[in-house]
Source information
This is a predicted structure of a 1408-nucleotide RNA (small-subunit ribosomal RNA) from an uncultured prokaryote. RNAcentral holds the sequence, with entries from ENA.
């Protein structure tokens, strides 16, 4: 200094485990934007190609030579000038600059070495410095060439070249002596070979002889700095690269280097290196650092500094102190360029700058002022090092874009529940400031050397030179800062707003356009897409990409895992390695400490300064966690060297046992074979056929072959390392335990390669084959059946020898050791002892259950998956793929090893609720069975599809749509149904503008189908207040006029309410608090029993509690009470042909109010002394008495926007409204619900019976009268327990018809009618004559019903003018059969299993 997590698999949930995202960075690139300054940094790609111009010169104080132009001229010349300039010569040119192609190497960093080396320039020091000769270039003359660049001849200098002397501590040889670290080092002696530019260049003095200074020169030595060489050590990937190597290891003698060395070379010997990864092949310049990170790490190596290598390619050598040379030579080679075609010229990976490829990377600037560098004595002269400017927001840093007041909270947007909110103190407005940028003026500082002049000082003979130093003069490419002046003027945008993530609202779009990092939004209300307000971040910027690290403990050293999630090699044995009791001594390799040298400078980090601050720059510290060296410690590891016995192991003794391998034998069973009895069939399946049998099977019985494999015993018993081992005997053999006063003495554990062992099925040879049987035949199933079932049947299976090397080879769990609660139960053993037992104790083995612990959890738990220790082997999202190349092993099939492109947001583990299941378990339900009666066939009724049609209005569609909404479509009802006409503030509401007294009823006329449109007067009515009764005012109903709106049965039921349907009147849904789980959740609500019930009752970590269930209500069955008309009539009395008709009565009916009653109350019997059941008794009823109303949590985006209500969206001379005809009836065809039938338990025809409920003034209507009838006329009664509707029918009693398409059925059609109603043509009922179709009881299927049910028989309402009613919804009569089961079908609810499902099995998936 210092460690953060988010989304995404699930219907949830906890974990594995990827993918994503927020952080930092950057040589950066794009997009949209842009005021300024600073300090940075800017060709990462083609090390592709280059036009131009610059980038290495320099010295006259080393040499010889030597111009012109111009001026001035006396026209000789002088001057320019000994200047420019080329030559010769000496120094540089090997520095500095750029670049990262090549290098996996001593290249490079880090410590070391060289007793195995060199060095111009530059200091130090010794010595020196003589005598001589020949050339060349420049120059001149000729002369080749297009050029480039020569060529011959003469002539000449030098610090250019060469010969000799002299020298010495230098070289070589050669001797002693001293000392080291192997070859050798110093030191002392001895013989040979080699140097000079001698007055060299400049200056001063000179007696001119020389003498001094200075500056060059030679040889020796020594320094500095720099270079070369050598070693350890450290730093990429790949083993699908495992063996490399002939100069290759090493010696010997030789060559060559500055020098070591196979650096070369000629003999010698056969070595070197390699799993600690040689060799190969990929890629890379290293490093100081730079980014990240907490770190440890991981990436990276722009700028700046250090170092390598490189310069068009490829090679090579010259010169030199130094190159094998970026602007130097030669060779070749590609490219470019001149050419007169013979030949020549180049080489930006310096600096600018072009082109070219590319997502991109700048000026063809200024100046040597300053720093440095080369030359030179010096001035100086060169310098695209370097110092600046210039371009780019490329990056870091830092100004500013105003400040303070200002609410009618201004107008405009935007929104809105229409009040308002909200941009927003934000603007105007008022008062201020003046940074930047703008103009104007100005100048610090980078400058200090050097020169110059001048002053004195030291050297010296000197005033020559040198030296330090003071004054003054000069040197600036580029560039601030201040200072004044005017004005708020010149300056703000980017990306986000669905969750992660900080910020929402309307409109537009409608799975279109379109976003998206990752989940994912967009199919009419999109906070996700586009646009607008609004807002949130960030700011001269904002995003976007891309790359690196990080989050990522997702490669885990810090710091990770393998039973089900990815991972234990099938087992063993063993090399290398890696770990390794106990005791003692000794050593110092590791390890600890301390010193010293290094760890360059920058950077990083601390401190102080310096630019107004920051960035950015200076100083100083610290730190560089490394390397190397010495001194020291001695516990732990390692070594050595000595011991010890508990690990190990051996040895005696006993022991148990399907341990191997080999021969030998035994029975039962199958098959065949040969007889023998016996006759038809027999095998086989759900069922059946192929198959076998009168040629004699099957069965049965005898006898005989054959080959496999071993019943009971037999056992979560035993043995083995793991595959694996099963009749019995015998031979040979492995291993294990147990016990012991027995022995060695760490002899051990694992165990990469590696080697052996390994089930089946497979290969190969040679055998065997009874029975099973892939493959195949056939026979069935089946849409098909290359299956499943069936009959047959060959390799196989068995043996012998030899290959394979894999399995869910599983305990899905690698070996080994040592610790850490118990309890039980086998096997084998010892011990104890009260001795054939039993119980303890105690080693070894196999099981089970469960503490602590651990784990996601399921579970595991001394047989760990606990706890620690060694050692091996595996993993790294799914999916391609355990594939595909390569390699290896294999006869073959194939094994082992083992990727990549692409692709996805996941794949996965355990748990949990649920749903489901051709899983179980109990239980119910007209769910089946058991009956009764239908539907499906017929014709008609009516609803639907369909089809038609101008229209056939609309909905409803499995159950839960289809005689539904329609409790009534000829108009009306009726609707954006068609077709035609009208009307526009509207058929209806409220508001409010104009009018003015209009208006409104009722009569009237023209056009028209109507509706409406036009005309138009007579009568009658018209509010309130004032009043002088004239009339004014006002505007409540109505009117008109214009505007707000009205109006939609127009969409959206999938935006809604409300009502509904349906699981299901099923018996379940939840809650509180407790507890249990890490958690979703569990308990409770499950268990044992009982119920129609989650109904009660025991039981219980649950303990209460709510919605449901049941009761509470209604109706019906019995009884009492009260009440008695309009209902009743027993016992009185009157009347009549007769009737409760009348008086009368409450007695009974029966009406309608109120109560009793029925609670498993009582017995008895079973059950837990329980709830409860099962019999009984009494009662009208008996266990909920029948009916009925009452419908939990929720399910089905179920139905209704056409009942109503309503968001939104449409429409407004129409989708509103009004009217007329037409249409909802339309008819090839299916479906659904009915009706009436098919007949004799009947039809028809006559008599004469005995109900409820219900209605009825727009009505119900009696008796009478007409008419076969439907009706008609009429009109008592009667707002109805009082009149009517009203006949009930089937039943019953008689007659008839005799089994036919009829005396059954009655569709169809003809004709005649009645009746509603403006109107019966599309398109009403009904009546009568007449006609007399289908149809003889209905396939496949399929529905209702458990008692006053079901079957049947009439009746009554509603709606309604009528009526399609055979439907609905009631009401009574008559009035059954079967069941007392749960095996199936169906549907439900509860416990429990499975599950890869959760849109929930109409799922999920997989093949072709």
């Nucleotide at each position: 200094a210092u460690u953060a997590g988010g989304g995404u698999u699930u219907g949830a949930u906890c974990c594995u485990g990827g993918c994503u995202c927020a952080g930092a960075a950057c040589g950066a690139a794009c997009g949209u934007u842009a005021g300024c300054g600073g300090u940075g940094u800017g060709g990462a790609u083609u090390a592709g190609g280059c036009a131009u111009g610059c980038a290495a010169g320099u010295c006259g104080c080393g040499c010889g030579a030597g111009a012109a132009a111009g001026c001035c001229u006396u026209c000789g010349g002088g001057u320019g000038a000994g200047u420019a300039u080329a030559g010769c010569g000496g120094c540089g040119a090997a520095c500095g600059g750029g670049u990262g192609a090549g290098u996996a190497a001593c290249a490079c960093g880090u410590a070391a070495c060289c007793a195995a080396c060199g060095u111009g320039c530059c200091c130090c020091u010794u010595a020196g410095a003589u005598c001589g000769g020949g050339a060349u270039a420049g120059c001149u003359a000729c002369u080749g060439g297009a050029a480039a660049c020569g060529g011959u001849g003469g002539g000449u200098a030098a610090u250019a070249c060469c010969g000799a002397a002299u020298g010495g501590u230098c070289c070589c040889c050669u001797g002693g002596a001293u000392g080291g670290c192997a070859u050798c080092a110093u030191c002392c002696g001895g013989c040979g070979g080699g140097u000079a530019a001698a007055c060299g260049g400049c200056g001063g003095c000179u007696u001119c002889g020389g003498c001094u200074g200075u500056u060059g020169c030679u040889a020796g030595g020594g320094g500095a700095g720099c270079g070369g060489g050598u070693u350890g050590c450290g730093g990429c990937c790949u083993a699908u690269c495992a063996g490399c190597u002939u100069g290759u290891u090493g010696g010997u003698g030789g060559g060559g280097u500055a020098a070591u060395g196979g650096c070369c070379u000629a003999c010698c010997a056969a070595g070197g290196c390699a799993a600690c990864g040689a060799c190969g092949g990929g890629u890379a310049g290293c490093g100081g650092g730079u980014c990240u990170g907490a770190g440890a790490g991981g990436a990276u190596g722009a700028u700046c500094c250090g170092u390598c290598a490189c310069a068009c390619u490829g090679g090579g050598a010259c010169u030199g102190a130094g190159a094998c040379a970026c602007u130097g030579c030669c060779c070749a080679g590609a490219c470019u360029c001149c050419u007169a075609c013979g030949g020549g010229a180049g080489g930006c990976u310096g600096c600018a700058g072009u082109c070219g490829a590319g997502a991109a990377u700048c000026u063809u600037c200024c100046g040597c002022a300053a720093u440095g560098g080369g030359c030179g004595a010096a001035a100086g002269c060169c310098u695209g090092a370097c110092g600046g400017a210039g371009c780019g927001a490329c990056a870091c840093c830092g100004c500013g874009u105003g400040u303070a007041g200002g609410a009618u909270g201004a107008a405009g947007g935007c929104u809105c529940u229409c009040g308002g909110g909200u941009u927003g103190u934000a603007a105007a407005c008022u008062a201020c400031u003046g940074u930047c940028a703008c103009g104007c003026c100005a100048u610090a500082g980078g400058a200090a050397c050097g020169c110059u002049g001048u002053a004195g000082g030291g050297u010296u003979a000197a005033g020559a030179g040198c030296u330090a130093u003071g004054c003054a003069g000069u040197u600036g490419a580029c560039u601030a800062a201040a200072g004044c002046g005017a004005g708020a003027g010149g300056a703000a945008g980017u990306g986000c707003c669905g969750g992660c993530u900080a910020a929402c609202u309307c409109c537009g779009u409608g799975c279109c356009a379109g976003c998206a990092g990752c989940c994912g939004c967009g199919g009419u209300a999109a906070g996700a897409c586009g646009g607008a307000g609004g807002g949130c971040a960030c700011a001269a910027a904002c995003g976007u990409u891309g790359u690196u690290c990080g989050g990522a403990a997702u490669u885990a050293c810090u710091g990770g895992g393998c039973a089900u999630a990815a991972a234990g090699c099938g087992c063993a044995c063993g090399u290398a390695g890696g770990c390794g009791g106990c005791c003692c001594g000794u050593u110092a390799a590791g390890u600890c400490a301390g010193u010293u040298g290094u760890g360059a400078a920058a950077g990083c980090c601390c401190u102080c300064g310096g630019c107004u601050c920051a960035a950015c720059c200076g100083a100083g510290g610290a730190a560089c966690u490394g390397c190397a060296a010495c001194u020291g410690a001695a516990a732990c590891u390692g070594g050595c060297g000595g011991g010890c016995u508990c690990g190990a192991g051996g040895a005696a003794g006993a022991c148990a046992g399907g341990g191997g391998u080999g021969a030998g034998u035994g029975g039962a069973a199958c098959u065949c074979c040969a007889g023998g009895u016996g006759g038809a069939a027999c095998g086989g399946u759900g069922a059946a056929a192929u198959g076998u049998g009168u040629a004699g099977a099957u069965a049965u019985c005898u006898g005989g072959a054959g080959g496999a494999a071993c019943a009971c015993c037999g056992g979560u018993g035993g043995c083995g390392a793991a595959a694996g081992c099963g009749g019995c005997u015998c031979a040979c053999u492995g291993g294990g335990u147990c016990u012991u006063c027995u022995c060695u003495g760490a002899c051990g554990c694992u165990g990469a390669g590696g080697u052996g062992c390994g089930a089946a099925a497979g290969c190969u040879a040679g055998g065997g084959u009874a029975g099973c049987a892939a493959a195949c035949g056939g026979g069935a199933u089946u849409a098909g059946a290359u299956a499943c079932c069936c009959c047959g049947g060959u390799a196989g299976u068995c043996c012998u020898a030899g290959c394979c090397g894999u399995a869910a080879a599983c305990g899905a769990u690698g070996g080994g050791c040592a610790c850490u609660a118990g309890g039980u139960a086998g096997u084998g053993g010892g011990u104890c002892c009260u001795a054939u037992g039993a119980a303890g104790c105690u080693c070894a083995c196999u099981g089970c259950c469960g503490u602590a612990g651990c784990a996601a959890a399921u579970g595991u738990g001394u047989u760990a998956a606990g706890u620690g220790c060694c050692c091996c082997g595996c993993c790294u999202g799914g999916g391609g793929a355990g594939u595909a190349c390569g390699c290896u092993c294999g006869c073959a099939a194939g094994g082992g090893u083992a990727a990549a492109a692409c692709u996805c947001a996941a794949a996965g583990g355990a748990a949990u609720u649920g749903a489901c299941g051709g899983g179980g378990g109990a239980u119910c339900a007209c769910a089946c069975a058991a009956g009764c009666g239908g539907u499906g066939g017929a014709g008609c009724a009516u609803g639907u599809u369909g089809c038609u049609u101008a229209a056939u209005u609309c909905g409803a569609u499995u159950a839960u749509a289809c005689g539904c909404g329609a409790a009534g479509a000829a108009c009306c009802u009726u609707a954006u149904c068609c077709u035609g006409g009208a009307c526009u503030u509207g058929a209806c509401a409220u508001g409010c503008c104009u009018g003015g007294a209009u208006g409104c009823c009722c009569a009237u006329c023209u056009g028209g189908a109507a509706a409406c449109a036009g005309a138009g007067u007579a009568g009658g009515c018209u509010g309130c207040c004032c009043u002088u009764c004239g009339g004014a005012g006002u505007g409540a109903a109505a009117c008109u006029u214009a505007c707000a709106c009205a109006g939609g049965u127009g969409c959206u039921g999938c935006a809604u309410g409300g009502c509904u349907g349906u699981c299901g009147u099923c018996a379940g849904c939840u809650c509180g608090u407790g507890u249990c789980g890490u958690g979703a959740g569990a308990u409770g609500u499950u268990g044992g029993g009982u119920u129609a019930a989650g109904u009660c009752c025991c039981g219980u970590a649950a303990c209460g509690a709510g919605c449901g269930a049941a009761a509470c209500c209604c109706u019906u069955g019995u009884c009492g009470c009260u009440a008695g008309u309009u209902g009743c009539c027993a016992g009185c009395g009157c009347g009549u042909a007769a009737u409760g008709g009348c008086g009368g009565g409450g007695a009974c009916u029966c009406u309608a109010g109120u109560g009793a009653g029925a609670c498993u109350g009582c017995c008895g019997g079973u059950g837990u002394u329980a709830a409860a059941c099962c019999g009984g008794a009494g009662g009208a009823a008996g266990g909920u008495g029948g009916g009925g109303a009452u419908g939990a949590c929720g399910u089905c985006a179920a139905g209704u926007c056409c009942u109503c209500a309503u968001g939104g969206c449409c429409u407004u001379u129409a989708u509103g409204c009004c009217c007329a005809g037409g249409g909802c009836u339309g008819c090839a065809a299916a479906c659904g619900u009915g009706c009436u039938a098919c007949a004799a338990u009947g039809a028809c025809c006559g008599g004469g019976a005995c109900a409820a409920a219900c209605c009825g003034a727009c009505g119900c209507a009696a008796g009478a009268c007409c008419g076969c009838g439907a009706g008609g006329u009429g009109g008592a009664g009667c707002a109805a327990a009082u009149c009517g509707g009203a006949a009930a029918a089937a039943a019953c009693c008689g007659g008839c018809c005799c089994c036919a398409g009829u005396u059954c059925g009655g569709a169809u059609u003809g004709g005649a009618g009645u009746c509603u109603g403006c109107a019966a043509c599309u398109c009403g009922a009904c009546u009568c004559c007449a006609u007399g179709a289908a149809g003889u009881u209905g396939g496949a299927a399929u529905c209702g019903c458990u008692a006053g049910u079901a079957a049947u028989c009439g009746u009554g309402u509603a709606u309604c003018a009528g009526c399609u009613a055979c439907g609905a919804c009631g009401c009574g009569g008559u009035g059954a059969a079967u069941g007392u089961g749960u095996u199936c079908c169906u549907g439900a609810g509860c416990c429990u299993u499975g599950u890869a499902c959760a849109c929930a099995c109409c799922g999920c998936c997989c093949g072709u």